[in-house]
Context: one part of a larger RNA
Molecule: large-subunit ribosomal RNA, domain VI
Organism: Candidatus Megaera endosymbiont of Hartmannula sinica
């Protein structure tokens, strides 16, 4: 821009893409078969491998804005307590998120038409013959079925609802944000408000703060006290910021 009025939402599926794998064990059954040695088809079940998709409850990893320990040095006048730098200084843990080595799920079942092949009936050719007429069976391949996209499918589809005289229905700008994201887009919210921040409470993590007291010559230990601190988590709460507003947008087709 189109889809012959303008919109919001829900869809059909022409068509396109993905997937399609397979082992071992057990039962049937030491059966059929075989002198024996050996040893099945068919059917049923269990459990794996690789692959694919999803997820983070658990197991782990990471976690440079969390907690603790600790070395050297400099600073805060000194002590104590802190801070800077040294690969995040090093070390031990670790929330959210992301994630695999972790967890879950999948390939199925079924239908159609067939290949090689196996048949029925059956002439040409009084027999025979699966074929010439006709009718069946038959494979991971083909078409459906399963998953995803999909009306620019220009034959541009369908359905529901809203609007028709100053702008309406609606959309955008702008702002607060996001398990959305390169930008754009998408999604949530904008005071008729929990969208983000803050605050409060909780959770999680760390692991027993500082100060003071007691014991000890001291290093240090113990008590106060599961203490103090705590990111991205959960809930609540209008304290802060989403103010005010502007633009586009049918004309009964």
């Nucleotide at each position: 821009u189109g889809u012959a009025g303008g919109a919001a939402g829900u869809u059909u599926g022409a068509g396109a893409g993905g997937a399609u794998c397979u082992g071992u064990u057990u039962u049937u059954a030491g059966u059929a078969c075989g002198a024996g040695a050996g040893g099945a088809c068919c059917a049923a079940a269990a459990u794996g491998g690789a692959c694919a998709c999803a997820c983070c409850a658990a197991u782990g990893g990471u976690g440079u804005a969390c907690c603790a320990g600790u070395u050297g040095u400099c600073g805060c006048g000194c002590c104590a307590g802190c801070g800077g730098c040294a690969c995040c200084g090093c070390u031990g843990g670790g929330u959210a998120g992301c994630u695999a080595a972790g967890u879950g799920u999948g390939g199925a079942a079924g239908g159609g038409a067939u290949a090689a092949c196996c048949g029925c009936u059956g002439a040409a050719u009084g027999c025979a013959u699966c074929u010439a007429a006709g009718c069946g069976g038959g494979a991971a391949a083909c078409c459906c079925a399963c998953c995803u996209c999909a009306a620019a499918a220009c034959u541009a589809g369908a359905c529901u609802u809203c609007c028709c005289a100053a702008u309406c229905a609606g959309a955008g700008c702008c702002g607060u944000a996001g398990a959305a994201g390169a930008c754009c887009a998408c999604u949530a919210c904008g005071u008729u408000g929990a969208u983000a921040g803050g605050c409060u409470a909780g959770g999680u993590g760390u692991g027993g703060a500082a100060g003071c007291a007691u014991g000890g010559c001291a290093a240090c230990a113990u008590g106060u006290g599961a203490a103090g601190c705590u990111a991205a988590c959960u809930a609540g709460u209008a304290c802060u910021a989403a103010u005010a507003g502007c633009u586009c947008g049918a004309u009964u087709g």